Source information:
Predicted 3D model of a 117-nucleotide RNA (FMN riboswitch aptamer (RFN element)).

RNA sequence: CGCGAAACUUGGGGCGGAGUGAAAUUCUCCACCGGCGGUGACAGUCCGCGAGCCUUCGGGCAUGAUUCGGCGAAAUUCCGAGACCGACGGUUAAAGUCCGGAGGAAAAAGUUUUACG
Numbered sequence: 001c002g003c004g005a006a007a008c009u010u011g012g013g014g015c016g017g018a019g020u021g022a023a024a025u026u027c028u029c030c031a032c033c034g035g036c037g038g039u040g041a042c043a044g045u046c047c048g049c050g051a052g053c054c055u056u057c058g059g060g061c062a063u064g065a066u067u068c069g070g071c072g073a074a075a076u077u078c079c080g081a082g083a084c085c086g087a088c089g090g091u092u093a094a095a096g097u098c099c100g101g102a103g104g105a106a107a108a109a110g111u112u113u114u115a116c117g
Base pairs, nucleotide, nucleotide: 001117002116004114005113006112007111008110009109010108016030017029018028019027031097032096033086034085035049036048037047038046044084045083052061053060054059066082067081068080069079070078088100089099090098
């Protein structure tokens, strides 16, 4: 260093202002946020993966969303501009941002020990 095993650790962000109202961080206007792996070059929107819920156990929901221009060998990933998307249950009123399942679990990343080469 490669490969296998075990243990352990880490592992999701965001409502600030105004308006209406009896009541809204839920509506309206502005604002704010972006898990993990991959990809010729950095991704919420490309290709995949992840909690949870339902099921006739086949499967289904979550799963949705990006265009134009520029540079370049290479970018739906960078730069500029303009868009768009966001589970379930709860709530005096409809939630990506509040509360709850969750001091949980997982994609996955890392550390240590150990077998073998």